A computed fold for a 439-nucleotide part of an RNA from Tripolium pannonicum, annotated as small-subunit ribosomal RNA, 3' major domain. The prediction has a mean pLDDT of 80. Its Rfam family is "Bacterial small subunit ribosomal RNA". Rfam links the family to the GO terms ribosome and structural constituent of ribosome.
Context: one part of a larger RNA
RNA sequence: UGGCGGGGUCCCGUACAAGCAAUGGAUUAUGUGGUUUAAUUCGAUGCAAAGCGAAGAACCUUACCAAGGCUUCGGGAACGCGAACAUAGGUGGUGCAUGUCUGUCGCCAGAUCGUACCGUAAGGUGUUGGGUUAAGUCCCGAAAUGAGCACAACCCUCAUGUUUAGUUUCCAUAAUUGAGUUUGGAACCUCUGAACAGACUGCCGGUGAGAAGCCGGAGGAAGGUGAGGAUGACACCAAGUCAACAUCCCCCUUAUGACCUGGGCGACACAAGUGCUACAAUGACCGGGAAAAAGGAUCGUGAUCCCGCAAGGGUGAGCUAAAUCCAAAAAUCCAUCCUCAACUCAGAUUGAAGGCUGCAACUCACCUGCAUGAAGCCAGAAUCUCUAGUAGUCAUCGGUGAGCCAUAUGACGGUGAAUCCAUUCCCAGACCUUGUACA
Numbered sequence: 001u002g003g004c005g006g007g008g009u010c011c012c013g014u015a016c017a018a019g020c021a022a023u024g025g026a027u028u029a030u031g032u033g034g035u036u037u038a039a040u041u042c043g044a045u046g047c048a049a050a051g052c053g054a055a056g057a058a059c060c061u062u063a064c065c066a067a068g069g070c071u072u073c074g075g076g077a078a079c080g081c082g083a084a085c086a087u088a089g090g091u092g093g094u095g096c097a098u099g100u101c102u103g104u105c106g107c108c109a110g111a112u113c114g115u116a117c118c119g120u121a122a123g124g125u126g127u128u129g130g131g132u133u134a135a136g137u138c139c140c141g142a143a144a145u146g147a148g149c150a151c152a153a154c155c156c157u158c159a160u161g162u163u164u165a166g167u168u169u170c171c172a173u174a175a176u177u178g179a180g181u182u183u184g185g186a187a188c189c190u191c192u193g194a195a196c197a198g199a200c201u202g203c204c205g206g207u208g209a210g211a212a213g214c215c216g217g218a219g220g221a222a223g224g225u226g227a228g229g230a231u232g233a234c235a236c237c238a239a240g241u242c243a244a245c246a247u248c249c250c251c252c253u254u255a256u257g258a259c260c261u262g263g264g265c266g267a268c269a270c271a272a273g274u275g276c277u278a279c280a281a282u283g284a285c286c287g288g289g290a291a292a293a294a295g296g297a298u299c300g301u302g303a304u305c306c307c308g309c310a311a312g313g314g315u316g317a318g319c320u321a322a323a324u325c326c327a328a329a330a331a332u333c334c335a336u337c338c339u340c341a342a343c344u345c346a347g348a349u350u351g352a353a354g355g356c357u358g359c360a361a362c363u364c365a366c367c368u369g370c371a372u373g374a375a376g377c378c379a380g381a382a383u384c385u386c387u388a389g390u391a392g393u394c395a396u397c398g399g400u401g402a403g404c405c406a407u408a409u410g411a412c413g414g415u416g417a418a419u420c421c422a423u424u425c426c427c428a429g430a431c432c433u434u435g436u437a438c439a
Base pairs, nucleotide, nucleotide: 001439002438003436004435005434007433008432011429013427015423019386022383023382026277028275029274030273032271033270034268035267042053043052064263065262066261068259070257072086089252090251092250093249098246099245101240102239103237110149112147113146114145115144116125117124118123129140130139131138155229156228157227158226160197161196162195163194164193165192166191169186170185171184174183175182200223203217204216205215206214207213266405283338287334288333289332295326296325297324300319301318305314306313307312345376350371351370353368354367355366392415393414394413396411397410398409
């Protein structure tokens, strides 16, 4: 100087507390361990692995297993020979040789340098102290004075207004239609997209050291970082990745390369993880009515009409999209019925019957109607998310290039709470200080 302490002071937090919902019990989906297997390819393993790489394993993918066959090129002057040599190729090894990228501490506020001064030196001061802040943020003091990296701001989205521009959006007056449908207009409004304005503790009062700031108020669409995103310092964990890609070295070369058929990655006594659906009356079923946002579409989206109980089939209008289509929003409201029961709750499992995609649906896809109708009556110890348009709840859309195992993931809106006394305790962290037989 650091690290550490079941040392101290002070402070902070998604830590505790308060509150809400949930996991842990059930079925099931999915990834993992284990076991099994010819193979169940490989990687990821406390937080920071486990709906993770994988934005999608029937073949392909595919790296695994079984069976089968395959073995590289040119030139020199010709021919022949060699399990030779050299080169392709390797999802072979090493992430403890590496680049790149990423996680983590960390929604943290620190980590340093120039000159100077102090110390024999390692080093220190600055960066400590008094206040303050979300912040090493700012002010004051001070052997320091300055500086860059992080902080903040600059960037994007949302919230208000002005100007401008009006087609596919909008629409008053005037006509017109079943209908903003058409003529017409953009005057206004909505909206769209461009440029500006606006918020700065700027103003007032109190407080404070005539400081920084803090508290209250006014005005304002918005008030003290307005809300969210992107943005992640010096370092740490020889953290992760040689299977995204690149790459040193090592290894294979009639095979550890490349091809094809089938299988496997989908097994199943069990264990724990993350989810979905439920156990019902704040509900289930049936009928009718209402109002979103954001997306996608020419190898596409697919209206209309007809057939089918339905999945779907036939037809193929319009749309390269503010125009057409996907598209029906669902919770909600009105009304019907069920009356507390393993039931008109719940939907697993199974049977036979169909549909779609695809060369192919047995292992192993999805969907439909009919029948079947399991566990489950709110869950032990324990654990976890979240502070406002948030949690909870409800549906919608996209990507992944036949289809889809999506209950995943990424977005989008509708509805819409409760609680925060307080920092004593638990956990994590920061500054200062103290002890130290540790480095």